Predicted 3D model of a 539-nucleotide part of an RNA (small-subunit ribosomal RNA, 5' domain) from an uncultured bacterium. Its mean pLDDT, the model's own confidence on a scale to 100, is 82.
Context: one part of a larger RNA
């Protein structure tokens, strides 16, 4: 000098940050991932209309059926859930950093381009019925829809096989021919119509390219220990086979006997890595909180499934420990998400508000979801800023302390006078964070179309958690606001009394045994100041 600090004394305000370093210990409760009815069937609620019945002379009331419109949302289906958020246990490793390689690879959504979307079929949920179970849940029967599933057609290109040509040192690249193989899905809006149909945006299929994201490989760099010196059998290489999106002992059979090592193999210990951060003139040393990038993990260990992507924190299966429920047969759970609880500890916050903004998921959209995020709360934990008043005021008041008893000092300090009002109090005014959405209308594009739709403009209307916001103006009144450490030397700052090697101090040297500037108290002084000291750690 610096801290994610803690402890002691003290404590007025604001802004911006920051807050379990210990037990990757255990967790009550709530929330943290949904969304789409413009993919689908059934159901259900409301309104309107039509129709049938019942009551009534009728108005009407009520029950049923059908249609339309508007909702609800259990199920099928799609997309998302692999992001975002947390933690640092493991890891000394291609984990990270940096520079490259991929002629060894994949890539949903997005962008561009080309081509297409034809004809059929059978199911399974929901639902119904019948069971089982305390529950969790589950079995069977029957029915049904789709952008769910399947079959066929078409098929440029891709891929596979065979044959030929060109280029390249080679791995390989490219081209031609023949054969084989592989697609699809619609719903909403508008126009016209009896219909067929046309059209727009959103989807669907195949192919090519891009973008983005990812996988793999390589050079170099990356802590301590030799009181660890030899290590290694899938081990090192080859061939055949398998396997992956992809190279490879990645796996397997056989063959060979290799491979690594004092330039430190192997073993042991410790540790997430980096941008950075702290210190220092620098070189260097230390460190890896917050913020950003990468990696790893999700009660412990193992495994795969789905998928463009996981071997998957709030998915599945198995084993284990622990906790809970149970009708004892059997089940349920995983805060290293946000709050919060217990425990541990010197020590670390609210079971808060809001989706208004930014960003994300779904959706044509409206919108819904979002403990990401935006905010507020708590803590002087840190940094920065402000205040606790300003000017005048000597007879140098009183009191305190010291004294050579003359006086000195506290000290312009106070009182007193004149002001100011930051802050505080109270009253009023009052931005910006709002972009967008919806409605109407105009223009351009699309189109057969002045529909629709897309884009842009204009007008109107509407959206703020923070928030009694920031800020501004007025009201009241010096009014609401100072402590902590030190004073022997290092080191700025001295006297008195008490104590008497006691009580005590102390970072080092050292003080204290009767005149202690070193202990304790007082007066005075010095330093810093809403802080000041102490302790710990690093330079």
């Nucleotide at each position: 000098g610096a801290c994610u600090a803690a402890c002691g004394c003290u404590g007025g305000c604001g802004g911006c940050g920051u807050g379990c370093c210990u037990a990757a210990c255990a967790c009550a409760u709530g929330c943290a991932a949904g969304u789409c009815g413009a993919a689908c069937g059934a159901g259900u609620u409301g309104u309107u209309u039509a129709u049938a019945g019942u009551a009534g002379c009728a108005a009407u009331a009520u029950u049923g059926u059908a249609a339309a419109c508007a909702g609800c949302a259990a199920g099928u289906g799609g997309c998302g859930a692999a992001c975002g958020g947390g933690u640092g246990a493991g890891u000394a490793a291609c984990a990270c950093g940096u520079a490259g390689a991929u002629a060894a690879u994949c890539u949903g959504c997005c962008u561009u381009u080309c081509a297409g979307a034809c004809g059929g079929g059978g199911a399974c949920a929901a639902c119904u019925c019948a069971g089982g179970g305390a529950a969790a849940c589950u079995u069977g029967u029957g029915c049904u829809a789709a952008u769910a599933c399947c079959c066929g057609a078409u098929g440029a290109g891709a891929c596979u096989a065979c044959g030929g040509g060109a280029g390249g040192g080679g791995a390989c690249u490219u081209u031609c021919g023949u054969a084989g193989c592989c697609a699809a899905a619609g719903g909403u809006g508008g126009g016209g119509g009896c219909a067929a149909c046309c059209u727009c945006a959103c989807g669907c299929u195949g192919a090519a390219a891009g973008a983005u994201g990812a996988g793999u490989c390589u050079g170099c760099g990356u802590c301590c220990u030799a009181u660890c010196a030899g290590c290694u059998a899938g081990u090192u290489g080859g061939u055949g086979g398998g396997g992956u999106a992809a190279a490879a002992g990645c796996c397997u059979a056989c063959c060979a006997a290799g491979g690594c090592g004092a330039a430190g193999a192997c073993g042991g210990g410790u540790a997430g890595c980096c941008g950075g951060c702290c210190u220092g003139a620098g070189a260097g040393g230390g460190u890896g909180a917050a913020c950003g990038g990468c990696c790893a993990c999700a009660c412990u260990g193992g495994g795969a499934c789905u998928g463009a992507g996981a071997c998957a924190c709030g998915g599945c299966c198995c084993a284990g420990a622990c906790u809970c429920c149970u009708a004892c047969g059997g089940g349920a759970g995983g805060c290293a998400g946000c709050a919060g609880u217990g425990a541990g500890g010197a020590a670390u916050u609210u079971u808060c508000c809001g989706c208004a903004a930014u960003g994300g998921g779904c959706g044509c959209a409206a919108g819904c979801c979002u403990g990401a995020c935006g905010g507020a709360g708590c803590g002087a934990c840190g940094c920065c800023g402000c205040g606790u008043g300003a000017g005048g005021g000597a007879u140098g008041a009183c009191g305190g302390c010291c004294u050579u008893c003359g006086g000195g000092u506290u000290g312009u300090a106070a009182a007193c006078c004149u002001c100011u009002u930051u802050u505080a109090u109270u009253a009023g005014g009052g931005a910006a964070a709002a972009a967008g959405g919806c409605a109407a209308u105009c223009g351009u594009g699309c189109u057969a179309a002045u529909a629709c739709c897309a884009c842009g403009g204009u007008u109107g209307u509407u959206u703020g958690a923070u928030g009694u916001u920031a800020c501004c103006u007025g009201u009241u009144g010096a009014a609401u606001a100072a402590g902590c450490c030190c004073c022997g030397g290092c080191u700025a700052a001295c006297u008195a009394c008490g104590u008497g090697c006691c009580a005590g101090c102390a970072g080092c040297c050292g003080c204290g045994g009767u005149a202690a500037u070193a202990c304790g108290u007082a007066g005075g002084g010095g330093g810093c100041g809403a802080g000041c000291g102490u302790u710990g750690u690093c330079c």